Predicted 3D model of a 97-nucleotide RNA (SAM riboswitch aptamer (S box leader)) from a soil metagenome. The coordinates come from a structure-prediction model, not an experiment, and the mean pLDDT is 82. The RNAcentral record of the sequence draws on MGnify.
Formats: sequence, C1' cells, structure tokens
RNA sequence: CUUAUCAAGAGUGGGUGAGGGACGGGCCCGAUGACCCCCGGCAACCUGCCAAAGCGGCAAGGUGCCAACCCCCGCGGAUCCAGUUCCGGCGGAUAAG
Repeated sequence: CUUAUCAAGAGUGGGUGAGGGACGGGCCCGAUGACCCCCGGCAACCUGCCAAAGCGGCAAGGUGCCAACCCCCGCGGAUCCAGUUCCGGCGGAUAAG
C1' cells in the first nucleotide's frame, strides 16, 4: 500500500502494584487491585485434514482477542420537537498478501 472484518464470544485463578481506555474533548475502569505478565478461555483470518462443481465440516500449528458498538463524539449528509436517530467518511485495530 491492497483486500477483508470490526453489535457475537471469552476467568469468582496466580503474580505485580498505579495508572488505564490509540490521539483531542467527554464519559468511564482502577488499592473491593485496573493496566501488564503467567495460566485459563473465546474466535477461526492464515494453516492442516475430510469432502468437493461449489457451499461446507473437523482440528487448533501461526496470529489475534477476552469492560463499555472501534465506549461516545471529532468530517460530511439525511432527519429534525434542536439534540436525538440513521448513513457515509476520516482516523484506528486485526488478519492475509
């Protein structure tokens, strides 16, 4: 950079000990221990096996993930009881190339 996905799912465990949720604004999580690490688990993008015109099934080796819709909004449009609801975009995350 390209393509695909982002509303489901996942612990009452152990360790450590102060910030964490990408950025800004909010709003949250956190000494009743968050974040992170180990174990455990979820899922099935790649992979392996089976089947095969195709759809698909099983496993879980490489990744990933396990508060809140990508936590919400950031730009534009529609709606309009004027802050809702919806759609798209930007940005971000993950996989494969």